[in-house]
RNA sequence: GCUUCGGGGCAGGGUGCGAUUCCCUACCGGCAGUUAUAGUCUGCGAGCAGCGGUAAUAAACGCCGCUGUCGAACCGGUGUGAUCCCGGUACCGACGGUAUAGUCCGGAUGAGAGAAGC
Numbered sequence: 001g002c003u004u005c006g007g008g009g010c011a012g013g014g015u016g017c018g019a020u021u022c023c024c025u026a027c028c029g030g031c032a033g034u035u036a037u038a039g040u041c042u043g044c045g046a047g048c049a050g051c052g053g054u055a056a057u058a059a060a061c062g063c064c065g066c067u068g069u070c071g072a073a074c075c076g077g078u079g080u081g082a083u084c085c086c087g088g089u090a091c092c093g094a095c096g097g098u099a100u101a102g103u104c105c106g107g108a109u110g111a112g113a114g115a116a117g118c
Base pairs, nucleotide, nucleotide: 001118002117003116004115005114012024013023014022026103027102028093029092030044031043032042033041039091040090047069048068049067050066051065052064053063054062073089074088075087076086077085095106096105097104
């Protein structure tokens, strides 16, 4: 430098005109690091907000950069060592749409932490 890869999940039931959105119950867990395997530790990405910049420009969109924001865990056990394993009980989940959504639809055949190969 090039190529490829790079996010999972409402089964069953209740109410209702209407809900995979409410209620009971169920299910899911990006990337790197860390004496030891992590949704809940540390950091990153994505998302959201703002500011600035960007060919023609009054604006918008897009793109680029910066700043901000950015969820949640304890107890016991084993062990040299674990908020990472085992057991138990908890908790968390962007924006827009719609009967109130982590799981549906949409931006997205996008972006991306990164991983592998040449």
A computed fold for a 118-nucleotide RNA from a sheep gut metagenome, annotated as FMN riboswitch aptamer (RFN element). The RNAcentral record of the sequence draws on MGnify. Rfam family: FMN riboswitch aptamer (RFN element). Gene Ontology term of the family: FMN binding.